A computed fold for a 1450-nucleotide RNA from a metagenome, annotated as small-subunit ribosomal RNA. It matches the Rfam family "Bacterial small subunit ribosomal RNA". The coordinates come from a structure-prediction model, not an experiment, and the mean pLDDT is 84.
RNA sequence: GUUUCCUUCGGGAAGUGAGUACAGUGGCGCACGGGUGAGUAAUACAAAGGUAAUCUACCUUGGAGAGGGGGAUAACAUCUCGAAAGAGUUGCUAAUACCGCGUACGAUUACUAUUCAUAAGGAUAGUAAUGAAAGAUGCCCUCUAAAUUAUGGUGUCGCUCCAAGAUGAGCCUUUGGCCUAUUGGCUUGUUGGUAGGGUAACGGCCUACCAAGGCAAUGAUGGGUAGCUGGUCUGAGAGGAUGAUCAGCCACACUGGAACUGAGACACGGUCCAGACUCCUACGGGAGGCAGCAGUAGGGAAUAUUGCGCAAUGGGGGAAACCCUGACGCAGUAACGCCGUGUGAGUGAUGAAGGCCUUCGGGUCGUAAAGCUCUGUCAGAAGGGAAGAAGAAUUAUCUGUUAUAAGCUUAUAAUUUUGACUGUACCUUCAGAGGAAGCACCGGCUAACUCCGUGCCAGCAGCCGCGGUAAUACGGAGGGUGCAAGCGUUGUUCGGAAUCACUGGGCGUAAAGGGCGCGUAGGCGGUUUUUUAAGUCAAAUGUGAAAGCCCUUCUUUCAAGGAAGGAAUUGCAUUUGAAACUAUCAGACUAGAGUACGGGAGAGGAGAGCGGAAUCCUCAGUGUAGAGGUGAAAUUCGUAGAUAUUGAGGGGAACACCCGAGGCGAAGGCGGCUCUCUGGAACGAUACUGACGCUAAGGCGCGAAAGCGUGGGGAGCAAACAGGAUUAGAUACCCUGGUAGUCCACGCCGUAAACGAUGAGUACUAGGUGUUGUAGGUAUUAAACUUGCAGUGCCAAAGCUAACGCAUUAAGUACUCCGCCUGGGAAGUACGGUCGCAAGACUAAAACUCAAAGGAAUUGACGGGGGCCCGCACAAGCGGUGGAGCAUGUGGUUUAAUUCGAAGCAACGCGAAGAACCUUACCUGGGCUUGACAUCGAAGGAAUCUCUUAGAAAUAAGAGAGUGCCCCUUCGGGGGAACCUGAAGACAGGUGCUGCAUGGCUGUCGUCAGCUCGUGUCGUGAGAUGUUGGGUUAAGUCCCGCAACGAGCGCAACCCUUGUCUGCUGUUACCAGCAUUAAGUUGGGGACUCUGCAGAGACUGCCGGUGUUAAACCGGAGGAAGGUGGGGAUGACGUCAAGUCCUCAUGCCUUUAUGUCCAGGGCUACACACGUGCUACAAUGGUCUGUACAAAGGGCUGCUAACUCGCGAGAGUGUGCUAAUCCCAAAAAACAGGCCUCAAUUCGGAUUGGACUCUGCAACUCGAGUCCAUGAAGCUGGAAUCGCUAGUAAUCGCGGAUCAGAACGCCGUGGUGAAUACGUUCCCGGGCCUUGUACACACCGCCCGUCACACCACGAGAGUCGGUUGGACCAGAAGUCAUUUAUCUAACCCGUCAAGGGAGGAGAAUGACAAAGGUCUGGCUGGUGAUUGGGGUGAAGUCGUAACAAGGUA
Repeated sequence: GUUUCCUUCGGGAAGUGAGUACAGUGGCGCACGGGUGAGUAAUACAAAGGUAAUCUACCUUGGAGAGGGGGAUAACAUCUCGAAAGAGUUGCUAAUACCGCGUACGAUUACUAUUCAUAAGGAUAGUAAUGAAAGAUGCCCUCUAAAUUAUGGUGUCGCUCCAAGAUGAGCCUUUGGCCUAUUGGCUUGUUGGUAGGGUAACGGCCUACCAAGGCAAUGAUGGGUAGCUGGUCUGAGAGGAUGAUCAGCCACACUGGAACUGAGACACGGUCCAGACUCCUACGGGAGGCAGCAGUAGGGAAUAUUGCGCAAUGGGGGAAACCCUGACGCAGUAACGCCGUGUGAGUGAUGAAGGCCUUCGGGUCGUAAAGCUCUGUCAGAAGGGAAGAAGAAUUAUCUGUUAUAAGCUUAUAAUUUUGACUGUACCUUCAGAGGAAGCACCGGCUAACUCCGUGCCAGCAGCCGCGGUAAUACGGAGGGUGCAAGCGUUGUUCGGAAUCACUGGGCGUAAAGGGCGCGUAGGCGGUUUUUUAAGUCAAAUGUGAAAGCCCUUCUUUCAAGGAAGGAAUUGCAUUUGAAACUAUCAGACUAGAGUACGGGAGAGGAGAGCGGAAUCCUCAGUGUAGAGGUGAAAUUCGUAGAUAUUGAGGGGAACACCCGAGGCGAAGGCGGCUCUCUGGAACGAUACUGACGCUAAGGCGCGAAAGCGUGGGGAGCAAACAGGAUUAGAUACCCUGGUAGUCCACGCCGUAAACGAUGAGUACUAGGUGUUGUAGGUAUUAAACUUGCAGUGCCAAAGCUAACGCAUUAAGUACUCCGCCUGGGAAGUACGGUCGCAAGACUAAAACUCAAAGGAAUUGACGGGGGCCCGCACAAGCGGUGGAGCAUGUGGUUUAAUUCGAAGCAACGCGAAGAACCUUACCUGGGCUUGACAUCGAAGGAAUCUCUUAGAAAUAAGAGAGUGCCCCUUCGGGGGAACCUGAAGACAGGUGCUGCAUGGCUGUCGUCAGCUCGUGUCGUGAGAUGUUGGGUUAAGUCCCGCAACGAGCGCAACCCUUGUCUGCUGUUACCAGCAUUAAGUUGGGGACUCUGCAGAGACUGCCGGUGUUAAACCGGAGGAAGGUGGGGAUGACGUCAAGUCCUCAUGCCUUUAUGUCCAGGGCUACACACGUGCUACAAUGGUCUGUACAAAGGGCUGCUAACUCGCGAGAGUGUGCUAAUCCCAAAAAACAGGCCUCAAUUCGGAUUGGACUCUGCAACUCGAGUCCAUGAAGCUGGAAUCGCUAGUAAUCGCGGAUCAGAACGCCGUGGUGAAUACGUUCCCGGGCCUUGUACACACCGCCCGUCACACCACGAGAGUCGGUUGGACCAGAAGUCAUUUAUCUAACCCGUCAAGGGAGGAGAAUGACAAAGGUCUGGCUGGUGAUUGGGGUGAAGUCGUAACAAGGUA
C1' cells in the first nucleotide's frame, strides 16, 4: 500500500506484501586493485648470494580429530542527557560470538644420547611438562531410537591439531650507479664484550655493567640535488642525456606523532592525539581530508566527459544463483603521435582568355584550363549485416559416492538465455568529377629568380649579414623549390664536437711545465729458476622477470598495431681446468744503483784575516776667478779662496786588466788575495754489496730584487722630496741637490719574463766543427795530431712541427711517473679558508658581456729605422709675390635675383677664345600649351612682301599685293618637292636630380721607371722565384752572375720642328756681276738669301785610358752639330668613389610646367679676407728730337694705302689686295744728342670734373677710347713664399683667337741677353733593397686611462626579515611498556546451595619513552638595506697621448 473484520470514526485487529526493506550479532574481505613522486644518496634500487636466524590467511596433499559444559551481550523495549554528533541507565535474548574442563600427536619447552656439520647450530631417539575444536545445510530411513522424525545414515560446506607443498613477505652479505674539499676530521649506544629484555626472526634493536674502540684522502662528516630499475632518445661504437606511457621494487596518502585489530598495516576512501585549513553550531561542542574516476576553482604557454557497461578479462564475498568492482571493456574530446587512403584518370595546341616578365620579337604559368572519353575510393542516400559467447539455467541420460534415493561429481544431448560497444566493422545498390590542399622557403650554408613598392625608414636575421633610390636578403606579386593533411616556429636532449680525447687531444711561440731540490704514501720497475693461482684465459652450470630492441612466421584487405617462436641480454655467481705474462712465495745473478782507492779541475758554500786602484770627506801647502752642468741654460759651488794641483789622514762600498756563447752549483746564483771548515760532479783501475731503482700527491727545505722588524753602518749611487730647465701644460724625460734603501748581524716575506718561456728518468736514431776537464796512443824541446769518457756551444741529415724552427744537450722514436690546459673579457678579481707584523701570498668562482681574442708566416703601406739613387728638392745665384693703387677670380655678406659648377698640391685671369640686349641657365611681370625645335599622317594654301589698330614686347585682330618649280593632262584640272596655316594624337622639351649608378673625356702621382703574364721550380698555403745580387744608365738602359727560361704593356727609337750641307724648283721671294731706276723700279740671272719637295749627316762610328777581354765611363780627333744635339707630340698597371649628368649619351622626375616666348632687372652689389696679374715707387730712370734692325700672323659683312680735316680718339674721300704681290705695320728696348738732379719730383699715375670719338636697336644700371684739368697711395715691402740651369732667367715690343664693341687675361712670335751649381748633411717629392709593426679605410692608421652622462649585473654595508639545522633547558597530548591497586567486576578456582575470598579483567594513579609547543644560544643559507666599491655596456662628450715604427725616454 491493499483485502477482511471491528470501531467511541480518532483508529484498531488479522491476512497479504515478506522473513522483503531496514537494523543488529557473527564470518570473510577491507594490507588486493587504483593514484602520486613530496621525502629518500641509503632502513631505497639493481645484480648475485645467504637465512643452520624467520613467518605465511585463503589454496593443494597426507595424517589425526571434532567429547562434555558454562556465563553473557547487541538488536529490541524503557527511561534520561544533548542544538547536533552522539552518550548513558534499567530489562530480555541467540549463535560457527565468548569461556573453562577432558583428550591428543611426529607440535612447543627443558634435559640426556647418537649422528651430521659451517662458528653460533641442524637431524634423529628418549624422559618430563604444556597446548585443540563448531557447527550449518540438502536428502533418506539400510542400521539405532522411532515412525513424513533425529539423538541415526549420507552428501556438500565449515571447524581443530600436525607434517609437507605452493605463494607471498621479513632480515643479512658483497658489488654497482650524482655534484661539491671554498665541507678535513666525524662518532658516546658511539665500536666490541657479558648478562637480561624484546621480536616471527639475527642484531646496541633496548637496558645494566666492562673495555676504548669504530669511520676517513680508495673522500668519512657536512652541504646541494634526486624516487631506483627493466628500459627510452641519440650515437658507427665507446659513450652522453633521460626514467612519460607499459612492467618490477620503494616511499607517501592534509602536516607531525602513535598504537589497535589482523596471517599480513603502524593502514589513501580505519582509530586516537597535536597542528594548519574549511564547514555546522543553540557558543556548550561537533564534522572533514579526490596524490581513486569524472568534475570545479586557482596557477599556467599548456593537457579531455560530472558518458555507457559489468557483455569480455581480472578481483572480493557467497554452497550457488547472484551481488560488488570509475580495476577493466567501450564510447566522447584534441591532427598530440604513428600508419593507411582520398581530393580524380586518359586525351586535349587556336600553345585560348587572364596574370607576370620582356631585348616588344616574344617568353612563362602551360596539357595546366576549357572541351571530349572514362573511373567511382572517402563523404552522402537506401538495403543487408558479423566476430568478439566462454558460459549459466532447466530437462534427460551416463559414471562415481551411498543401503537405496536425493544431492554432489564426470561426460553427453535437447531447450531457453547472456553484447556496453552497435545496427559498429564489413558487403551490395544509387547518383555524380561532383563536397575535399595547405604550409614553409627561394643571398651563401641549402633545392629554388624576376618585377614592383620602400629608401639605414619600415623591417629581416640560425651564423655570416641585408636595408642610406636600380634590394634575387625588407613588404607585395608572378614564377619556382621542398614537404604534404599537414607544414613551419619555439623549447629540450644526443649528434656533428677528436670542443674533457678509455676508444680518441694537448702544454718552446696559440690556453697549458710546478722557481728549485729532498723525500712519504701511491704508481712503475733488470736477468734467471721454482711455488701459488689473485689478475688473465677456456669450458660447464645457474641466473640475467615479462614487455621492449633484433630475426622468422601468423593476423587486422595493406600498414601502424597485435600474437607465437627464436636470438640476444656484452653482466653476476658457482664449479672445473691452463700457467705464458703481471702478481705472490722461495732461491740465484751482475749489465741498473751504490761503496772503497788514485791523481787532477772549478767565481760551489760558510767563517776569519789581508791588499791596491778609484770616489768622497778632513787637515796643510801652492794658486786665482771662475768652476760645474747642458741641445742651450739655470738652480748649485766659489774672493769666508772654489775648480786645478801637492802631501798627509779618515771612512765605506765594490774588486779594472786576467774574463773566454770558459768554469761551478738543484735552482736562485757565484769573480781581488790568503788560511780554516765543508758539499757535489767528472775521469782511471781494481775489489765489494746484490735491484738496494725511477718518479713523486700531501709534507719539509732552499729561493733574485724590492719590502718589513731589531741593532749597527753609511763612501758612492739613489725611489720619495726640493729646486732649475723644457713645455700649451710637464706632478716626466735633462740638470743641481737629496732621504729611505743599497752594506753587516739576526729574524720575517716567498714572489719575478724565478726563461731554454722547453718537468724528471731510461733506451734508441747520419754527420761536421769549436771549446772545458780527464785518461790512453803516435810524436816531441815545445807545439801539434789522434782515440775514448763526461760537460758546454755552433752548423746540419732523416724525422717532427700550423709555421717559425728543433735536430744525440730533440720540439725525433718509445716507455714510466708527476704537474698543468680547455674561447676572450669580467679575473688571478670577489667571497670563504690557510699563512704573514704588515705589504701581501696561496687556494679560487659567478652574474654579466663579446664573436671573437690569439699564434706563425705572406703581400702591401707606414716609421721622428737603415743603406743606395734621382728631381730647380735643398744649396749657389737672378728676378718676383706678400706692403701701395688698379684689373681679374674666389670666399663672405647683401639681395627679388646677385644662375651654376670648380675646393690642398691637382679650386680661385678656372668652365668663360671675351654677361650693355642677346648670351642667360637667375629674379619680377606679361603670354602660350602637340608647343620655340624633330618625325608621322588628314585638310587648306605657293613661298613671300607691304600696311593699319592695341600693347613694353611677345602677341592678338584686320586689310592688301602675289602666284612660282617638276610631272601628267581630255587644258577643266590632278599629283609631287620645299614652305606656310591649322584639329586631334603618338610625342617633343627640360642648363631639373644623382659624377656615390655610368659611358666618354680630363686632371694628378709622373715622362716617375715601373707594372705584369706563360711555362718551370720552391712552399700545406697566402705567396715566392723571374723583377733579387755585382757593375752601369736619363731609363727594369745594357752587361755579368743566378732555378729559372721566355714574353707583354711601359723606356728608347720610328713622327713634327729647329740647327749644317746637297739635289731639284725659281714667282709674288732674291740681286753677285751687266744694263736701268727716286726705289729689285725694270731687263736679265739661277750664283747667294729664301721658299717647297727629296735626300745626306751623328752611330760611342774612330783613337787613347779606366773597367771583369763586358756593359759602360773619361779624354781626344774630325765635324754645323757628340754622346738622348735643343724643343714638341707621345702619359704603362693603377691611385684619388679626383672632376664633369651645364658638351654629348644614359636611369629617375616633370608635361597648361622644372617646357617655351617676351620686356625689364640681375650675373657688374660691398664693412671685409685670399689667390693671380698689371703699373709703379724712379737717374741702369723720366722726357723731347733724331737714326736703325725682326719674326710670326691676320685680312672681303674684311685689312685699308695716299690725300684732306681734327691737338687727338677719329671723320671724309678713295686706291690696292681673295694676298711670298696690297694692307694692318710704327717694331720696341737699342743708339746719338738735349733737358731734368734726388724732390712724393718733369717719379707715379689712381680718383674726380668738363668736353668729345667709336661700335651698336640701345652705352643709366653696365663698354672701350681721346683731349684739357685734377694729381691719391706708393720712397723696394713683416712672418712667410714662388719661378728659373742657356739663347734659359730677366727685359722689350709685335701678332692672333674670341669679338658689333669691349684684355693688364690666354695663345703665339721675334729683339737684347745674364749670374750660379762646392755639393747631397738638411726640407719636399719619388725609385730600389732591407728592417720593425698591435696598421690593411693602410700613420689623416691604430689605440690607453681618468673624468662627465645613461643603463646593467655583482661585492661590501649599521642592520632588518625569513628558511634550515645543532646544543642546553622547560613542558608533555594520544599511545605503549613498567609498577601499583582507590573503585567496579558474569564465566574459572576455593567455599555446604550461600556470604565471602582468590585468579583475571575494566578503570584510575605513578614512572619511563615521547610529537607539537616554549626559553636561551650557535652554525649554514636566502631576500632586502641608506651609503659605498670596482666591473661591463653605450655612432660621433672632456683631458691628455701611455702602447704599436728606435712610437719620438726601446